SAM riboswitch aptamer (S box leader) from a Flavobacteriales bacterium, 97 nucleotides, folded computationally. Its mean pLDDT, the model's own confidence on a scale to 100, is 82. The organism belongs to Flavobacteriales, within Bacteria.

[in-house]
C1' cells in the first nucleotide's frame, strides 16, 4: 500500500514543552480553542478486535487501538420528511500478499 472481512449511538484525562489553529478530505452547518488548538514527550486511563493465561468473574497479562460531541452533522438512495434505514468515503482490529 492492494484485497477479504468485523465493528464504528458504549467506554476513558492529567501535566510539561509549544504558541493558533483543530474537528480525515471538498462544500455547507455546528463545534472545540489563549480559562491556551495542532504537535511531541510523560504519566495515567478505557476495553472494540486479536494472542496468552484463567479459579471461567465479559476476570488477568500482552499486542495495536483510542481517551469532546453518532465517523459531530448533512452531501447519493429509498422513506412515513424525523440526527429512520441503506451506500459511498474514512477510521480501527484481524486475516492475506
Nucleotide at each position: 500500500u492492494a484485497c477479504u472481512u468485523a465493528u464504528c449511538a458504549a467506554g476513558a484525562a492529567a501535566g510539561a514543552c509549544g504558541g493558533a489553529g483543530g474537528g480525515a478530505u471538498u462544500a455547507g452547518g455546528c463545534c472545540c480553542u489563549a480559562c491556551g488548538a495542532a504537535g511531541u514527550c510523560u504519566u495515567g486511563g478505557c476495553a472494540a478486535c486479536c494472542c496468552g493465561g484463567g479459579c471461567c468473574a465479559g476476570c488477568c497479562g500482552g499486542g495495536u487501538g483510542c481517551c469532546a460531541a453518532a465517523u459531530c452533522c448533512u452531501a447519493c438512495c429509498c422513506c412515513a420528511a424525523g440526527a429512520g434505514g441503506g451506500a459511498a468515503a474514512g477510521a480501527u482490529g484481524a486475516a492475506c500478499a